[in-house]
The prediction has a mean pLDDT of 80. This is a predicted structure of a 67-nucleotide RNA (transfer RNA) from a bovine gut metagenome. RNAcentral holds the sequence, with entries from MGnify. Its Rfam family is "tRNA". By type it is a transfer RNA.

RNA sequence: GGAUGUAGCUUAGCUGGUAGAGCGCCAGGUUGUGGCCCUGGAGGUCGUGGGUUCGAGUCCCACCUUU
Numbered sequence: 001g002g003a004u005g006u007a008g009c010u011u012a013g014c015u016g017g018u019a020g021a022g023c024g025c026c027a028g029g030u031u032g033u034g035g036c037c038c039u040g041g042a043g044g045u046c047g048u049g050g051g052u053u054c055g056a057g058u059c060c061c062a063c064c065u066u067u
Base pairs, nucleotide, nucleotide: 002067003066005064008023009022010021011020017054025041026040027039028038029037047063048062049061050060051059
């Protein structure tokens, strides 16, 4: 100097407009039990702090993590 940081893990998020998915977790259904499968649910100060804006995961600045 470049890149990266979003749920427990892997990650999506378009031109700035109230953040999703898969796996996992919890409950129920199914099953003689378990697994597979089906239905529902919980779980996110979007690395930290500022700035711009009516509004920021997204734009700007500094710092930090990893590479």